A computed fold for a 177-nucleotide RNA from Romboutsia maritimum, annotated as Lysine riboswitch aptamer.
RNA sequence: UAAAUGGGUAGAGGCGCGAUAAAUAUGAGUACUAGUAAUGAGGUAAGCACAAUGACUUACUAGGAAAGGAAAUAUCGCCGAAGUAUAUAACUGAUGCUUUAAGGUUAUAUGUCUGGGUGUACAUAAAAUAUAUGUGCAACUGUCACAAACUUGUUUUUGUGGUGAGCUAUCAUUUAA
Repeated sequence: UAAAUGGGUAGAGGCGCGAUAAAUAUGAGUACUAGUAAUGAGGUAAGCACAAUGACUUACUAGGAAAGGAAAUAUCGCCGAAGUAUAUAACUGAUGCUUUAAGGUUAUAUGUCUGGGUGUACAUAAAAUAUAUGUGCAACUGUCACAAACUUGUUUUUGUGGUGAGCUAUCAUUUAA
C1' cells in the first nucleotide's frame, strides 16, 4: 500500500422506528343492572351454582360501563430501528366459580421476509369508512457499483443494477507485495 473478516467501535437516511404517559374520540346508548309485559322450561363450550317463588328469550322503560384497537401530543430509547412469519415455553382467556376452546400477551430460537417512508388496488385481522399486516402496482427517497453526458461540479446530471448479511469512518486481526 492492497485485499479479506457474517470482527470491534462510531455514524448517516426522514412524512424514519419503537416504548411509555395522561387526555380524547371510538367502542356504545352496546355489554350489564333494575323494573314492567309476553311466553312457559330450560339455560352454559362443559361442570357447579341458576331456574314454575318463572329462568333463558323477546319488547319497552330507567340507569349505564370496560378491555382490546386508534391518529395526534409529550417524554424516553433508538437507526434491524423495528415489524412480520414459523417453532417452543409460560401466562392469560366464556363479565358468579372452576376447567378448557378460539383468541391474546410475554420470553426464547431461527438470515422466514422487509433499505425507508408515501399513495393506491385486493386480501386478512378488526365493531370500524379507523388502523395494522401481506401481496401487486406507481412515483419519491437513502446508499453503493457500473455506464453515459457536459456545464467538469470541493464529484454534477441521467440511466441500469445491487442493497441492512448493506453503506460511511475508524480500529483490530489475517494474508500478499
Notes
The sequence is in RNAcentral, with records from Rfam. Rfam family: Lysine riboswitch aptamer. Its family is annotated with lysine biosynthetic process in the Gene Ontology. From the family's description: Riboswitches are metabolite binding domains within certain messenger RNAs that serve as precision sensors for their corresponding targets. Allosteric rearrangement of mRNA structure is mediated by ligand binding, and this results in modulation of gene expression. This family includes riboswitches that sense lysine in a number of genes involved in lysine metabolism, including lysC. Its mean pLDDT, the model's own confidence on a scale to 100, is 77.